[in-house]
RNA sequence: CGAAGCAGACCAGAUGGUCGCUGCCUGCAUUUGCGGGUGGAGGAAAGUCCGGGCUCCACAGGGCAUGGUGCUGGAUAACGUCCAGCGGGGGUAACUCCAGGGAAAGUGCCACAGAGAGAAGUCCGCCUGCCAUAGCCUUAGCGAAGGCAGGUAAGGGUGAAAGGGUGAGGUAAGAGCUCACCGGGUUCGGCGGCGACGCCGGAUGCCAGGUAAACCCCACCAGGAGCAAGGCCAAAUAGGGAAGCGUCAAGGACGGCCCGUCCGUGCUUCCGGGUUGGCUGCUCGAGGCUGUCGGCAACGGCAGUCCCAGAUGAAUGACCAUUGCCCGCCGAGGGGUCAACCCGAGGCGGGAACAGAACCCGGCUUACGGGCUGCUUCGGCCA
Numbered sequence: 001c002g003a004a005g006c007a008g009a010c011c012a013g014a015u016g017g018u019c020g021c022u023g024c025c026u027g028c029a030u031u032u033g034c035g036g037g038u039g040g041a042g043g044a045a046a047g048u049c050c051g052g053g054c055u056c057c058a059c060a061g062g063g064c065a066u067g068g069u070g071c072u073g074g075a076u077a078a079c080g081u082c083c084a085g086c087g088g089g090g091g092u093a094a095c096u097c098c099a100g101g102g103a104a105a106g107u108g109c110c111a112c113a114g115a116g117a118g119a120a121g122u123c124c125g126c127c128u129g130c131c132a133u134a135g136c137c138u139u140a141g142c143g144a145a146g147g148c149a150g151g152u153a154a155g156g157g158u159g160a161a162a163g164g165g166u167g168a169g170g171u172a173a174g175a176g177c178u179c180a181c182c183g184g185g186u187u188c189g190g191c192g193g194c195g196a197c198g199c200c201g202g203a204u205g206c207c208a209g210g211u212a213a214a215c216c217c218c219a220c221c222a223g224g225a226g227c228a229a230g231g232c233c234a235a236a237u238a239g240g241g242a243a244g245c246g247u248c249a250a251g252g253a254c255g256g257c258c259c260g261u262c263c264g265u266g267c268u269u270c271c272g273g274g275u276u277g278g279c280u281g282c283u284c285g286a287g288g289c290u291g292u293c294g295g296c297a298a299c300g301g302c303a304g305u306c307c308c309a310g311a312u313g314a315a316u317g318a319c320c321a322u323u324g325c326c327c328g329c330c331g332a333g334g335g336g337u338c339a340a341c342c343c344g345a346g347g348c349g350g351g352a353a354c355a356g357a358a359c360c361c362g363g364c365u366u367a368c369g370g371g372c373u374g375c376u377u378c379g380g381c382c383a
Base pairs, nucleotide, nucleotide: 001379002378003377004376005375006374007373008372010371011370013323014322015321016320017319018318019317021040022039023038024037025036026035027034028033042354046365047364049363050362051361052360053359054226055225056224057223066222067221068220069219070218071085072084073083074082075081086100087098088097089096090095101217102216106215107214108211109210110209123156124155125152126151127150128149129148130147131146135142136141164182165181166180167179168178169177183207184206185204186203187202188201189200190199191198192197230280231279232278233277240271241270242269243268244267245266251263252262253261254260287306288305289304290303291302292301293300294299325351326350327349328348329347330346333343334342335341
């Protein structure tokens, strides 16, 4: 100098003027006005996908069902998040990606092609036997092609995948059938690590495809609803329907009377109707900043310091001026091996995103014009 990687708790234009909006404090007017002071969106306020706080309801304990999570150790209020590792994939590397328990508990599925898709399979081939045609041939006999029966998983062929690989022995031909080496599994032991796991050695021919964001098995986690939660005040509760319970007394209807039935009445629940304004919850909090200590880190402890939006048809804005930033074009001038090209005062034109708190936090994901800082890797050149 170039090309990359990662991190950030980084910025999200600045200043001034004019006109507005809103919370709080305050003065004057007083019933919602005027003046002054002070505070007033984000890195994602978004999606509402996880996790918690808070609130109400439910709840003896246990189990079932359902849903979720899934390598190890840690962090945390908690998490599906984060940190540090392990294993595997990618990259020369910095680094990055993984829904990463079990396929040897069981079941299912594996398109097309293919004979066969999993304790399999004979389509071609190879081999053996029998029959037997042409042919050879003196009758016997041999016997290509063909047919039948059997053996064979070496070779071919199909496929994403065909039941370890290479070689030798063996055999009629073949085959872990046997052997050597390599790979994997199981098992035993040693060493290192908290652990996931890694390294080393022995035994055993055991060689069992893939798929669990398919059922399933194992382990762990989970009660439900949400600030329109919940509480208070005000307003409203006219008249009505349905169901259930009760029957003390009285009433009405059917009856001469009793029982009974129905209506009505009382209570509860539901439906429907009515009301639908205000206060609270509400913002001081797992809070920010600085320092320090512990830890590789996520994070935690301690000390000091600060108070930093609370709207409710929903405020946080609009316009103007100056200036900074980015892009394109032109370009005085400068550098250069006077080549390619690089730097560049200044001028003109254009651009500035994604997006708007609504109970509060921790994450994740997604969107986003442009810029900044730090660390790291690889390549080139110079000393």
Background:
A computed fold for a 383-nucleotide RNA from Geobacter sp., annotated as Bacterial RNase P class A. The coordinates come from a structure-prediction model, not an experiment, and the mean pLDDT is 78. It matches the Rfam family "Bacterial RNase P class A". It is annotated as a ribozyme.